[in-house]
RNA sequence: AUACAUUUAGGGCAAAUUGUUCGAAAGGACAAGACGCAAAGCUAAAGGGUCUAACUUCCAUUGGGAAUAUGACAGCCUAGCUGCAAAC
Numbered sequence: 001a002u003a004c005a006u007u008u009a010g011g012g013c014a015a016a017u018u019g020u021u022c023g024a025a026a027g028g029a030c031a032a033g034a035c036g037c038a039a040a041g042c043u044a045a046a047g048g049g050u051c052u053a054a055c056u057u058c059c060a061u062u063g064g065g066a067a068u069a070u071g072a073c074a075g076c077c078u079a080g081c082u083g084c085a086a087a088c
Base pairs, nucleotide, nucleotide: 012037013036017032018031019030020029021028022027035075041081042080043079046078047077048076049073050072051071056067057066058065059064
């Protein structure tokens, strides 16, 4: 480097959905529930990306439209830190 075979144990987290609740919303928390995840652990004050638009600004005035995070997402990607296992 290639091919074949095997890939254990203890376990961990928890998507959608539902209920309650916080929030303007995105989304978060708790409970039920498991789609999946070898980091689906932490970091949004390391970057990028995505979502929302309360406030604000502009336009319009049959009560809307557009722009915009200071809001959110770590189960979007990269990055940093930490963690379990040890067959071949």